[in-house]
């Protein structure tokens, strides 16, 4: 350091400010006042997990700036996966099966889906005045992530 087995912790963020008045109330009122949307509208804000990640940055080698090799950190919401919800079966582990999203432009360079620069766009399910930020299922699940225990070669 490698593989099996178990165990222990960890494992998601967000409407400032403004506006509208559907509704409910108080009134003898078709005077008149009041309360009201984190959902509408204007505007504000957030980005789970593993993977790839030219360059850049650190640090070691190379005599050596330049370069060239190595190792490390960081580094993608819309570029591949995966998780979260429903349903069905199962004593349980689990197995099947539905639903459910979103990217271009320019630049640089050999090379960009990952940098840089603009400009877009998107977010389960019930509940409520239409919710990705409010409430609930959830003192839950959870991709996974670090340590550790004992084998085995």
């Nucleotide at each position: 350091g490698g593989c099996a087995a178990c165990c222990u912790u960890c494992g998601g963020g967000g409407c400032a400010g403004g506006g509208u008045g559907a509704g409910c109330c108080c009134g003898g009122a078709u005077a008149g006042g009041g309360c009201a949307a984190u959902u509408c509208c204007c505007g504000a804000c957030c980005g789970g997990u593993g993977g790839c990640g030219a360059u850049g940055c650190u640090g070691g080698c190379g005599c050596a700036a330049c370069c060239g090799c190595c190792a490390g950190a960081c580094g993608a919401g819309c570029c591949c996966a995966c998780g979260a919800g429903c349903c069905g079966c199962u004593a349980a582990g689990g197995c099947g099966g539905c639903a459910g999203g979103a990217u271009c432009c320019g630049g640089u360079g050999c090379g960009a889906a990952u940098c840089c620069g603009g400009a877009g766009c998107c977010g389960a399910c019930g509940g409520u005045a239409c919710a990705g930020u409010c409430c609930g299922g959830a003192u839950g699940g959870g991709a996974g992530a670090a340590g550790g225990u004992u084998g085995c070669a």
Molecule: FMN riboswitch aptamer (RFN element)
Organism: Bacillota bacterium